Predicted 3D model of a 73-nucleotide RNA (transfer RNA) from a Micromonosporaceae bacterium. Rfam family: tRNA. About the family: Transfer RNA (tRNA) molecules are approximately 80 nucleotides in length. Gene Ontology term of the family: triplet codon-amino acid adaptor activity. Rfam classes the family as a transfer RNA.
[in-house]
RNA sequence: GCCCCUGUAGCUCAGCGGACAGAGUGCCUGGCUACGAACCAGGAGGUCGCGCGUUCGAACCGCGCCAGGGGUA
Numbered sequence: 001g002c003c004c005c006u007g008u009a010g011c012u013c014a015g016c017g018g019a020c021a022g023a024g025u026g027c028c029u030g031g032c033u034a035c036g037a038a039c040c041a042g043g044a045g046g047u048c049g050c051g052c053g054u055u056c057g058a059a060c061c062g063c064g065c066c067a068g069g070g071g072u073a
Stems, first nucleotide, its partner, number of pairs: 001072007010025004018056001027043005049065005
């Protein structure tokens, strides 16, 4: 250089054209408790790596770029 995979919440990941983008964990508040942990209930937190395009509609499709991983002479 070329080819392939990955990039979504603080972290680990789901989502495979259409509804307010979700789960676990962490964090915050309340309950429980003598106080904590555990457990129960609630809550906050997202330009879906960046830009452009296709489409009535894009996290999802196309192109370019960036970052990480793997392969190849």